[in-house]
Molecule: transfer RNA
Organism: Holzapfeliella floricola DSM 23037 = JCM 16512
């Protein structure tokens, strides 16, 4: 120096180019003398960053960040 994965909610991961979900967490309720589990519900996202292309981008396309991996 070249090239390949990854990058999405606190975490662990999804998501044919057409409304960003899921389990755990956490937060309220029910239930129980209490807890703990179990059951319902809530909240919680500039999809790393910065343009491009489209009517519309996590999703294509440029270029950057950082991690991690093979090459010289």
């Nucleotide at each position: 120096g070249c090239g390949g994965u990854c990058a999405u909610a606190g975490c662990u991961c999804a998501a044919c180019g057409g409304u960003a979900g899921a389990g755990c967490a956490u937060c309220u309720g029910c239930u129980u003398c209490c807890c703990a589990a179990g059951c319902a519900g809530a909240a919680g996202g500039u999809u790393g960053c910065g343009g491009a292309u489209u009517c519309g981008a996590u999703c294509u396309c440029c270029g950057u960040u950082g991690a991690c991996c093979g090459c010289u």